Notes: Predicted 3D model of a 414-nucleotide RNA (Bacterial RNase P class A) from Cellulosimicrobium sp. MM. Rfam family: Bacterial RNase P class A. Gene Ontology terms of the family: dimeric ribonuclease P complex, tRNA processing and ribonuclease P activity. Taxonomically the source falls in Cellulosimicrobium (Bacteria, Bacillati, Actinomycetota, Micrococcales). The RNAcentral record of the sequence draws on ENA and Rfam. The model forms 97% of the base pairs in the Rfam consensus.

[in-house]
RNA sequence: CGAGUCGGUCGGACGGUCGCGUCGGGAGGCCUCGUGCCUCCUGCCGAGGAACGUCCGGGCUCCGAAGGGCAAGGUGGUGGGUAACGCCCACCCGGGGUGACCCGCGGGACAGUGCCACAGAGAACAGACCGCCGCGUCGGGAAGGGCUCCGGCCCCGACCGGUGCGGUAAGGGUGAAACGGUGGUGUAAGAGACCACCAGCGGACCGGGUGACCGGUCCGGCUCGGUAAACCCCACCUGGAGCAAGGUCAGACAGACUGUGUCUGAGGGCUGCCCGCCCGAUUCUCCACGGAGAAGCACAGUCGGGUAGACCGCUCGAGCCCUGCGGCGACGCAGGGCCUAGAUGGAUGACCGUCGCCCGCGCGAGGGUGACCUCGCGCGGGAACAGAACCCGGCGUACAGACCGGCUCGUCCG
Numbered sequence: 001c002g003a004g005u006c007g008g009u010c011g012g013a014c015g016g017u018c019g020c021g022u023c024g025g026g027a028g029g030c031c032u033c034g035u036g037c038c039u040c041c042u043g044c045c046g047a048g049g050a051a052c053g054u055c056c057g058g059g060c061u062c063c064g065a066a067g068g069g070c071a072a073g074g075u076g077g078u079g080g081g082u083a084a085c086g087c088c089c090a091c092c093c094g095g096g097g098u099g100a101c102c103c104g105c106g107g108g109a110c111a112g113u114g115c116c117a118c119a120g121a122g123a124a125c126a127g128a129c130c131g132c133c134g135c136g137u138c139g140g141g142a143a144g145g146g147c148u149c150c151g152g153c154c155c156c157g158a159c160c161g162g163u164g165c166g167g168u169a170a171g172g173g174u175g176a177a178a179c180g181g182u183g184g185u186g187u188a189a190g191a192g193a194c195c196a197c198c199a200g201c202g203g204a205c206c207g208g209g210u211g212a213c214c215g216g217u218c219c220g221g222c223u224c225g226g227u228a229a230a231c232c233c234c235a236c237c238u239g240g241a242g243c244a245a246g247g248u249c250a251g252a253c254a255g256a257c258u259g260u261g262u263c264u265g266a267g268g269g270c271u272g273c274c275c276g277c278c279c280g281a282u283u284c285u286c287c288a289c290g291g292a293g294a295a296g297c298a299c300a301g302u303c304g305g306g307u308a309g310a311c312c313g314c315u316c317g318a319g320c321c322c323u324g325c326g327g328c329g330a331c332g333c334a335g336g337g338c339c340u341a342g343a344u345g346g347a348u349g350a351c352c353g354u355c356g357c358c359c360g361c362g363c364g365a366g367g368g369u370g371a372c373c374u375c376g377c378g379c380g381g382g383a384a385c386a387g388a389a390c391c392c393g394g395c396g397u398a399c400a401g402a403c404c405g406g407c408u409c410g411u412c413c414g
Stems, first nucleotide, its partner, number of pairs: 001410010012355007020046002023043008031034001048385001052396002055394005060242004067275004072238005077091005092106001093104004107233002112231002114227003129172002131168010144155004180198006199223002201220008246312004255303008267279003282295006319338008357382011
């Protein structure tokens, strides 16, 4: 210098004019006199790295004291971090890359069940399509033998072709995948059938590591395909609803009908089921004493009526910044400093000027053999994604551009 990889920071600055929201201070006005409302002035503060999607985890609030089992859902290498997590860090294993580094929905497929398209003969304790081999049979048939009237006939038959039965998974072919690989022994041909080495699996043992796992020795022919983002099995986790949670105050209204139940209890509470537990509405009359009836009450449903205002929750919090210490790191601990939006039809904006940034064009200067690079000036254009709504921790996604750092590879120079 070129190519690449990983991580981090910022996401315009200053000034002026006009405007908006919360809060504090001041002035004036109004009434139903409350520390009320309205108007004006003034001061402080006033969006983001993702405020976004609302995917995951928590705080907080209510439901019932926060129960048990099943079901359902989720997570899934190991060890840590954390309030917690499906997040983060470090490591292990597998895959990719020359490398920095990147990727992995990474428990179990010798508990069981299912599935494996197309092609192919055969797709899971497999399969004979071609090929190879054996036997039978049919046809042809070299060499050899016998007879001969020399024309030929007969016997045997290597080998070739067809066909039937059987053997064979070494070879061909199909496929993402064909039931270990190489060499040898063996055989009619073959085959882990047997042997040596290699690969994998399982078992025993030794060494290292907290562990996932790694290294090694011996044994067993054990060679058992993939799929669990299919059922399933194992381990662990999970009650539900959500700030329109929930609470206080003020205000408005109108009830009617039907059904069930009233302690042998409707219905409700944990919301899918079961168990357990809890809450749950009473009096009268009649009689054949066990029921019936009436009213009240409770619950469920249908129809109808009213309100949708104010305040609290609400922003000081697993908070932010700096320094030191511990840790490889995520992170933790200690000390010091800071207060930083709380709207509710929803504020945080608009315009102008100067500067800075980027792009294009033109001119000038410098460097270089050159492609080109750097600087200055002028003109024109551009500046994204987006926007709080109870609050945090993550993840994911979007983003004009600018800047910084670590590392790797290549080339050249020293």